[in-house]
RNA sequence: GCGUGAUUAGUUAAGUGGCAGAACGACGCAUUGCCAAUGCGUAAACGGGAGUCCAAUUCUCCCAUCACGCA
Numbered sequence: 001g002c003g004u005g006a007u008u009a010g011u012u013a014a015g016u017g018g019c020a021g022a023a024c025g026a027c028g029c030a031u032u033g034c035c036a037a038u039g040c041g042u043a044a045a046c047g048g049g050a051g052u053c054c055a056a057u058u059c060u061c062c063c064a065u066c067a068c069g070c071a
Base pairs, nucleotide, nucleotide: 001070002069003068004067005066006065007064010024011023012022018054026042027041028040029039030038047063048062049061050060051059
């Protein structure tokens, strides 16, 4: 330099045009003499930009980062 894949919450990870879900973690409450565990609840995310579309996390293009391969 070229090609392929990936990028979603603090971490891991599902979703592939029509309300963004979960686990762990964080926080609050209950429980306990205290802690842990447990139960209930709360907050928190689509890498950036443009295009297509009534509608984009999803499709297309560019950029960035990471991984792999080729040279």

Transfer RNA from a Phycisphaerales bacterium, 71 nucleotides, folded computationally. The same sequence occurs in records of 2 taxa. The sequence is in RNAcentral, with records from ENA. It matches the Rfam family "tRNA". Its family is annotated with triplet codon-amino acid adaptor activity in the Gene Ontology. The family's RNA type in Rfam is transfer RNA.